A computed fold for a 167-nucleotide RNA from Paraburkholderia sacchari, annotated as FMN riboswitch aptamer (RFN element). Of the family's consensus pairs, 100% are formed in the model. The sequence is in RNAcentral, with records from Rfam and Ribocentre. The source organism's lineage runs through Bacteria, Pseudomonadota, Betaproteobacteria, Burkholderiaceae and Paraburkholderia.
[in-house]
RNA sequence: GUGCGUCUUCAGGGCGGGGUGAAAUUCCCCACCGGCGGUAUGCCGGCCGCGCCGCAAGGCAAGGCCGACGAGCCCGCGAGCGCCUGCGCGAAGCCUUUCGCGCAGGGUCAGCAGAUCUGGUGCGAUGCCAGGGCCGACGGUCAUAGUCCGGAUGAAAGAAGAUGUGC
Numbered sequence: 001g002u003g004c005g006u007c008u009u010c011a012g013g014g015c016g017g018g019g020u021g022a023a024a025u026u027c028c029c030c031a032c033c034g035g036c037g038g039u040a041u042g043c044c045g046g047c048c049g050c051g052c053c054g055c056a057a058g059g060c061a062a063g064g065c066c067g068a069c070g071a072g073c074c075c076g077c078g079a080g081c082g083c084c085u086g087c088g089c090g091a092a093g094c095c096u097u098u099c100g101c102g103c104a105g106g107g108u109c110a111g112c113a114g115a116u117c118u119g120g121u122g123c124g125a126u127g128c129c130a131g132g133g134c135c136g137a138c139g140g141u142c143a144u145a146g147u148c149c150g151g152a153u154g155a156a157a158g159a160a161g162a163u164g165u166g167c
Base pairs, nucleotide, nucleotide: 001167002166003165004164005163006162007161008160009159010158016030017029018028019027031147032146033136034135035077036076037075038074042069044067045066046065047064048063051060052059053058072134073133080112081111083106084105085104086103087102088101089100090099091098092097116132117131118130119129120128138150139149140148
């Protein structure tokens, strides 16, 4: 340095103003927010540096290498719902099925699975710059929720570290 095992810690942001109304952070107008890994023409730092300027010290600098950061809507992942399996309870039905509720497990197909265009620069951009647009689980609620409350002091993509062991 790298593979594997065990453990620890960490791991999500946002309704402010106005309108209508009996009632809305839920509707309407304006506003606000963006998990994790990958990709990289941006940007910052370090090293080298074609060449140019200068009497000199030194300055500028095409380009190259290394590192940090860099996409809600490009690729993939996560939570949630749904789905499937098992168990329990209840109901229907009446001979082994169906439906409902709860709990546990699975993570494959596929479903909700969401959402990006135009112009500029450039060899090259759905990533940079400018402008416009779009998206956002489930349950609850005096009224329909990305932003309120709840499951959740949960789970988890993953990140960092400790330790054991192999190469």